About this RNA
The RNA shown here (transfer RNA) has 75 nucleotides and comes from a Phycisphaerales bacterium. The sequence is in RNAcentral, with records from ENA. Its Rfam family is "tRNA". It is annotated as a transfer RNA. From the family's description: Transfer RNA (tRNA) molecules are approximately 80 nucleotides in length. Lineage of the source: Bacteria > Pseudomonadati > Planctomycetota > Phycisphaerae > Phycisphaerales.

[in-house]
RNA sequence: GGCCCCAUCGUCUAGCCAGGUCUAGGACGCCAGGUUCUCAUCCUGGAAACCGGGGUUCGAAUCCCCGUGGGGUCA
Numbered sequence: 001g002g003c004c005c006c007a008u009c010g011u012c013u014a015g016c017c018a019g020g021u022c023u024a025g026g027a028c029g030c031c032a033g034g035u036u037c038u039c040a041u042c043c044u045g046g047a048a049a050c051c052g053g054g055g056u057u058c059g060a061a062u063c064c065c066c067g068u069g070g071g072g073u074c075a
Base pairs, nucleotide, nucleotide: 001074002073003072004071005070006069007068010028011027012026013025020058030046031045032044033043034042051067052066053065054064055063
């Protein structure tokens, strides 16, 4: 340098192919309350994310382009 893959809550991840269903769901973690003499467990509730820019579209996490970062492969 060529080609391919990946990027979503603090972490891991579903959703993407095949656009709209509700407020982007789940697990762990975190916070608050309940329970408990206290902690843990358990129960209830809460905060928290679509890598950046542009395009297509009535509508984009999802499709297209460029970029950034990471990984693989060829030379």